[in-house]
RNA sequence: GGGCUCAUAGCUCAAUCGGCAGAGUGCUUCGUUCACAUCGAAGAGGUUCCAGGUUCGAGUCCUGGUGAGCCCA
Numbered sequence: 001g002g003g004c005u006c007a008u009a010g011c012u013c014a015a016u017c018g019g020c021a022g023a024g025u026g027c028u029u030c031g032u033u034c035a036c037a038u039c040g041a042a043g044a045g046g047u048u049c050c051a052g053g054u055u056c057g058a059g060u061c062c063u064g065g066u067g068a069g070c071c072c073a
Stems, first nucleotide, its partner, number of pairs: 001072007010025004019056001027043005049065005
């Protein structure tokens, strides 16, 4: 220098052909217990890495950038 993959909740990851952003775990509250743990119920938590474009509608498609990993030279 060239190519490929990845970036979504605190963490690990889903999200099909573009159509309501989710799960597990963690956190908060309540129940259960003498108490803790376990278990059960409810709840909070998101600028989907950044900036643009396409579209009625973008996590998803297109362009550029940033960061991480891998390959070639």